[in-house]
């Protein structure tokens, strides 16, 4: 220079007409002043806060979570650590995880997938004297397979074999650091097949969503049907299901009448900002400031000029001029978090290539 990683930020801004909601206030058909959508408001996965309702277990089942420490109101979330594995020259960027006592299953190949015996090697007998029959040892050479009773080597046997020793690999177990997870160039242990599932612990799981609910007014007819029920308890509620328990005189289904107005909920919060302390860090304290939209089908823009920005062409060389773009999106009870989108632009730090000094 170019190309890339991981972070954090900004993602429009001025001026004039015009229109809209809210709030104040005035001379109140109106006037004036001031405010008016995000890094994701979006998905509705997760925790949660607040409003109603419920809250009695008991078996059964279902769904999440599940290395270690810390944060945090929680949480499946975030920090920082470790193990194993994938990927990238690299800077990095991912995916995994509690527990193994038991069960089962590994096609296909092969004698055989954990009580093994095709070839093969030893021993003994026997007989048609052959690479032959039977009996008994054996897993150390072959074969087959992803994997065949850890591996090299030395001993020892009739041939062999962790049968024994020596290095080594796995397991365990002590020492030793480390808050743990875990590490080990330190010691003991012949303890010595894998994977994969099922299963076992331990922790959690009420239900609904502001159209949730809360007062206030106004108004008429629940007029009639019908099923079912009123202590032989319909119906409702308890993650799903069953028993059980708590409530309860209505429920439900046709079918008609009225009404559909007004306030509240509704933004003072696990709230936002900065200094300064601690902390590796997410994050925590102190102490100072700040109150920033409130509809109720749904406002928060339209238009014109110009500025900031990017592309392209072009003359030119601290830039000029045409022309064209300027993403994703849109509050609806409020917060922490993930998850997807996203045109472009600043920074701050690393890694690669390549050129000069």
């Nucleotide at each position: 220079g170019c190309a890339g990683u991981u972070a954090u930020c900004c993602g429009g801004c001025u001026u004039g007409u015009c229109g809209c909601u809210c709030u104040g206030u005035c001379u109140u058909a109106g006037g004036c002043a001031g405010a008016g959508a995000g890094g994701a408001a979006c998905g509705u996965c997760c925790g949660g806060g607040c409003a109603g309702c419920a809250c009695a277990g008991a078996g059964c089942a279902c769904c999440a979570u599940a290395c270690u420490a810390c944060c945090u109101a929680a949480c499946g979330g975030g920090u920082a650590g470790g193990u194993a594995c994938u990927u990238g020259u690299g800077a990095g960027a991912g995916u995994a995880g509690a527990g193994u006592a038991a069960c089962a299953c590994a096609g296909a190949a092969g004698a055989a997938a954990a009580u093994a015996a095709c070839c093969g090697c030893c021993u003994a007998u026997c007989c048609u004297c052959g690479u032959g029959a039977u009996a008994g040892g054996u897993a150390a050479g072959g074969g087959u397979g992803a994997g065949a009773a850890g591996g090299u080597g030395a001993g020892g046997u009739a041939a062999g074999a962790g049968c024994u020793c020596a290095c080594c690999g796995g397991c365990g177990g002590a020492g030793c650091a480390g808050c743990a997870a875990u590490g080990u160039u330190u010691c003991c242990g012949g303890c010595c097949g894998u994977g994969u599932g099922u299963c076992u612990u331990a922790u959690g799981g009420g239900c609904u969503g502001a159209a949730a609910g809360a007062u206030c007014a106004u108004g008429u007819a629940u007029a009639c049907c019908g099923a079912c029920g009123u202590u032989u308890g319909a119906g409702g509620g308890u993650u799903g299901c069953u028993c059980g328990c708590c409530u309860a005189a209505g429920u439900c289904g046709g079918g008609g009448g009225g009404u559909a107005g007004a306030u509240c909920g509704a933004g003072u919060g696990a709230g936002c900002c900065g200094u300064c302390a601690g902390g590796u860090g997410a994050c925590u304290g102190c102490c100072g400031g700040c109150c920033a939209a409130g509809a109720u089908a749904a406002a928060u823009g339209a238009c014109a000029a110009g500025c900031a920005c990017c592309u392209u062409a072009u003359c030119a060389u601290u830039g000029g001029u045409a022309a064209g773009g300027u993403a994703c999106a849109g509050a609806a009870c409020c917060c922490g978090g993930c998850u997807u989108a996203u045109a472009g632009g600043a920074u701050a730090a690393c890694u690669g290539c390549u050129u000069c000094a």

Description
The RNA shown here (Bacterial RNase P class A) has 357 nucleotides and comes from Falsiporphyromonas endometrii. Rfam family: Bacterial RNase P class A. Rfam's curators write: Ribonuclease P (RNase P) is a ubiquitous endoribonuclease, found in archaea, bacteria and eukarya as well as chloroplasts and mitochondria. The gene name in the source record is rnpB. Its mean pLDDT, the model's own confidence on a scale to 100, is 75. Of the family's consensus pairs, 97% are formed in the model.